[in-house]
Molecule: c-di-GMP-I riboswitch aptamer
Organism: Solirubrobacterales bacterium
Parts: sequence; C1' cells; structure tokens
RNA sequence: GACUGAAAAGGGCAAACCCGUCGCGAGGCGGGGGCGCAAAGUCAGGGAUCUCACCGAGAUAGCCCGGCCGCCAGC
Repeated sequence: GACUGAAAAGGGCAAACCCGUCGCGAGGCGGGGGCGCAAAGUCAGGGAUCUCACCGAGAUAGCCCGGCCGCCAGC
C1' cells in the first nucleotide's frame, strides 16, 4: 500500500416509534429508544426518490455510483 470482515478486544453510529423544538413541506436538531451498520464517517459531483410559497428553491449520505478521510483484526 492492496484485498478481506468468520472470530476477538476497545469502542462508535443509531431505523421504527415516543417527547420537545425548528420548517409550508420533504425533513433537520436535542432527549428517550434500538432495527440494523465495518465506513450507517464526511462531501449534494452524477443518477434516483421525495417536498414546496413550483419553471425555481429545497430534502434524503441508513437508495446507488463517485470524491476525501479513518479504527481493529486477518492476509
């Protein structure tokens, strides 16, 4: 540096649902919760889906591809 994720250690994230809050909305954020995740870390670049005060502006990174970065173990 490439590949792999059966087992182990230390840990991490957090779906549905509930509460609060922001937003017209898709949804965001905080708390509870825990279905799952080896990038479920991060970035709206391409596609896809979704929303609206619709021809424009947004949402989803836990839909796919791609960029960047990273823990442990094996090889």